[in-house]
RNA sequence: GGGCGUGUGGCCAAGCGGAUACGGCACGAGGUUCCUAACCUCGGGAUCGCGGGUUCGAAUCCCGUCACGCCCG
Numbered sequence: 001g002g003g004c005g006u007g008u009g010g011c012c013a014a015g016c017g018g019a020u021a022c023g024g025c026a027c028g029a030g031g032u033u034c035c036u037a038a039c040c041u042c043g044g045g046a047u048c049g050c051g052g053g054u055u056c057g058a059a060u061c062c063c064g065u066c067a068c069g070c071c072c073g
Base pairs, nucleotide, nucleotide: 001072002071003070004069005068006067007066010025011024012023018056027043028042029041030040031039049065050064051063052062053061
């Protein structure tokens, strides 16, 4: 340099054109307990790496770009 893949809340992770972006852990509040842990209930937090484009509508498709990984030279 070229090809392919990945990039979604603090961490992990689903989604494959139609919404208010699913869930787990963590975190906060309450309950339970003598206290803690565990358990139960509730809650906050991501405009989906970034910038454009297509579309009535984009995390999903296209282009560019950045980071990381693998392969080729």
The prediction has a mean pLDDT of 82. The RNA shown here (transfer RNA) has 73 nucleotides and comes from Halalkaliarchaeum desulfuricum. It matches the Rfam family "tRNA". Gene Ontology term of the family: triplet codon-amino acid adaptor activity. About the family: Transfer RNA (tRNA) molecules are approximately 80 nucleotides in length. Taxonomically the source falls in Halalkaliarchaeum (Archaea, Halobacteria, Halobacteriales, Haloferacaceae). The RNAcentral record of the sequence draws on ENA and Rfam. RNAcentral records the identical sequence in 3 taxa.